[in-house]
RNA sequence: CAGAGUAGAUAAGAUGCGUUAAGUGUCAAGAGAUGGGGAGUUGCUCUUGAACGAAGGAAAUCCGCGGUAUCUUAUUGCACCCGCUG
Numbered sequence: 001c002a003g004a005g006u007a008g009a010u011a012a013g014a015u016g017c018g019u020u021a022a023g024u025g026u027c028a029a030g031a032g033a034u035g036g037g038g039a040g041u042u043g044c045u046c047u048u049g050a051a052c053g054a055a056g057g058a059a060a061u062c063c064g065c066g067g068u069a070u071c072u073u074a075u076u077g078c079a080c081c082c083g084c085u086g
Base pairs, nucleotide, nucleotide: 001086002085003084008076009075010074011073012072013071014070015069016068017066018065019064026050027049028048029047030046031045032044036082037081038080040078056063057062058061
């Protein structure tokens, strides 16, 4: 000097959940994890509370709807100190 490596984000696929309303999203408080180590938040997750809020349909079962969950793949991906590779 260069490179590798995170939590996540986006897209696709698969399997599910809800549609008797959870989930997602918003606000407040608290907590947790967060490149290999330490530490950190304006990013992420969890808990509690508050406000708001929906698309169902069809003859077994299927098709929809939800800014829905998980997994896989692809792309992208830490500002500090130390460390790793060339």
The RNA shown here (THF (Tetrahydrofolate) riboswitch aptamer) has 86 nucleotides and comes from a mouse gut metagenome. The prediction has a mean pLDDT of 84. It matches the Rfam family "THF (Tetrahydrofolate) riboswitch aptamer". Gene Ontology term of the family: tetrahydrofolate metabolic process. Of the family's consensus pairs, 93% are formed in the model.